[in-house]
Molecule: SAM riboswitch aptamer (S box leader)
Organism: Candidatus Fermentithermobacillaceae bacterium
Formats: sequence, structure tokens, C1' cells
RNA sequence: CUCUUAUCAAGAGAAGGGUGAGGGAACCGGCCCGAUGAACCCUCGGCAACCGGCCUAAUUGGCGCGGUGCCAAUCCCGGCGGAUGAAUGGUGCGGUCGCGCCAAAUCCGAAGGAUAGGAG
Repeated sequence: CUCUUAUCAAGAGAAGGGUGAGGGAACCGGCCCGAUGAACCCUCGGCAACCGGCCUAAUUGGCGCGGUGCCAAUCCCGGCGGAUGAAUGGUGCGGUCGCGCCAAAUCCGAAGGAUAGGAG
């Protein structure tokens, strides 16, 4: 890097040091975080429990010792597809009510991504 499987609504730092303007994966749009210090590095702390290990008669169990991971906001939200009784906004046609389209909204899914396990 490719393929595959699982998970992604929960959880966890107002810590110390270095450094110093950016960051929230990429593009577009939005919305946030940031000199009361972003990103990154080191130390310490914590969360979780995928793999290994240990405990248990056993597990969809327990521990959290080892390997990872993670510690603002749902994977921050939307971009693609589908569904939706009434109500909302816009609009077209017939004409005072009906039909259709679009938007927004809600839900489901896809794509993309992240992490872990397995294979190449």
C1' cells in the first nucleotide's frame, strides 16, 4: 500500500516543560476551537478493552500486565441515493380546491475516513 472483518451517539487532562499559528483527514459549503496558546515533541495523568497475557467450570464475564488506539463538538455538520401522514417556505398547472416540482426537516443507507484484528 491492497483485500477482508469489526466498531465509530458512550468515555477520558483548565497538568508540567519545549515551541509558537494554526487546527477540526482531503476538496467545496457551513459551524466551531485557538496568544486565557493551535499543530507538533517530551513527561506525567486518564479512558477504552481490538489483539496478546492472566483469572474463572465457562462466556456476550473479570483484571488492565504487554502491543496498539484514544482523551472539544455524532467520524463537528452537510455534499450521493432512498423513504416520509399532516404541517412549513418557494414555485408551476388547472382555478379557491386539487395535482406536481423544489427547498428545508426527520429517518435509513452509500461513498469517503479513522482505529483494531486477519491475509497478501